RNA sequence: CACCUCGUGCGGGGUGUGGGUGAAAGUCCCAACCGGCGGUGAGAGCCCGCGAACCCGGAAUCGGCAGCGAUGUCGAAUCCGGGCCGAUCCGGUGGAAAUCCGGAGCCGACGGUCAGAGUCCGGAUGGGAGCACGGGUGC
Numbered sequence: 001c002a003c004c005u006c007g008u009g010c011g012g013g014g015u016g017u018g019g020g021u022g023a024a025a026g027u028c029c030c031a032a033c034c035g036g037c038g039g040u041g042a043g044a045g046c047c048c049g050c051g052a053a054c055c056c057g058g059a060a061u062c063g064g065c066a067g068c069g070a071u072g073u074c075g076a077a078u079c080c081g082g083g084c085c086g087a088u089c090c091g092g093u094g095g096a097a098a099u100c101c102g103g104a105g106c107c108g109a110c111g112g113u114c115a116g117a118g119u120c121c122g123g124a125u126g127g128g129a130g131c132a133c134g135g136g137u138g139c
Base pairs, nucleotide, nucleotide: 001138002137003136004135006134007133008132009131010130015031018030019029020028032119033118034108035107036050037049038048039047045106046105054083055082056081057080058079059078061076062075063074064073065072066071088104089103090102091101092100110122111121112120
């Protein structure tokens, strides 16, 4: 330095106290606040990708129901594969920036809720891109 899912640890922020309407809102209106991971000529929520959620399919397992049985059917968590997956411009500096500085914008899963949620509660003491360290093998 490269490889090996071999191990360990880490791995998401934001409306406690602003105002309005209302019987009721951290959900609506005004205002406020937040920004995972890798990459990129220089630092990115909105440039290129990845991840979670959500949807579909498959596998083996377990359970319910039907059947003499083969088997069929429904459900559960697990693993594998696929699908879906939001949003930016202007000016400045510079060799280089849609990343920095200034300005003005925009975006944000599913279920729940006295009423509609990026910020509350829940699945989640979960999963996770990936990061760090260690181990093994090879050069």